[in-house]
Molecule: THF (Tetrahydrofolate) riboswitch aptamer
Organism: Mollicutes bacterium
RNA sequence: GUCAGAGUGACCGUUUCGCGUUAAGUGUUAUGCCAUGGGAUGUCGGGCAUAAACGAACACGUUCGUGGCGUUGAAGCGGUGCGUCCGCUGGC
Numbered sequence: 001g002u003c004a005g006a007g008u009g010a011c012c013g014u015u016u017c018g019c020g021u022u023a024a025g026u027g028u029u030a031u032g033c034c035a036u037g038g039g040a041u042g043u044c045g046g047g048c049a050u051a052a053a054c055g056a057a058c059a060c061g062u063u064c065g066u067g068g069c070g071u072u073g074a075a076g077c078g079g080u081g082c083g084u085c086c087g088c089u090g091g092c
Base pairs, nucleotide, nucleotide: 001092002091003090004089005088010080011079012078013077014076015075016074017073018072019070020069021068028052029051030050031049032048033047034046038086039085040084041083042082058067059066060065061064
């Protein structure tokens, strides 16, 4: 110098345990902030806060249980997996 590889935030599926169903959560918009391969930087990706709008499936029975529903929460497992620059590993 060249070729290849490792490695994030996160995304999808599944299992288990929960939450709500007296409506939180999820999703949308705006503003501000934070983090985001080993380093720097970065969003049309991620998270947090505030505000606004929208919005739902409950049913059965042995009365504390069961089954559902919610683009619902977390963990385990599996799969996918940085844009630029620099670095790391291996080959030539």